[in-house]
RNA sequence: GGACCGUUAGUCUAGUUGGCUAGGACGUCGCCUUCACACGGCGAAGAUCACCGGUUCAAAUCCGGUACGGUCCA
Numbered sequence: 001g002g003a004c005c006g007u008u009a010g011u012c013u014a015g016u017u018g019g020c021u022a023g024g025a026c027g028u029c030g031c032c033u034u035c036a037c038a039c040g041g042c043g044a045a046g047a048u049c050a051c052c053g054g055u056u057c058a059a060a061u062c063c064g065g066u067a068c069g070g071u072c073c074a
Base pairs, nucleotide, nucleotide: 001073002072003071004070005069006068007067010026011025012024013023019057028044029043030042031041032040050066051065052064053063054062
């Protein structure tokens, strides 16, 4: 330098035949429970889906570019 793949809450992850309130687990916070802690139960917050642009009535999803990571080739 070239080809391909990946990037979604603090962490891990589902969803990519375009229309979901973007779901789950752990963690965090609050309440209940306990003399207290832990466990357990209930609830809440937390994602502009890596970034920029395009297509579309509508984009996490399709297209182009950029960044970072990985595999292979040279």
Annotation: This is a predicted structure of a 74-nucleotide RNA (transfer RNA) from Candidatus Bathycorpusculum sp. It matches the Rfam family "tRNA". Rfam classes the family as a transfer RNA. The coordinates come from a structure-prediction model, not an experiment, and the mean pLDDT is 81.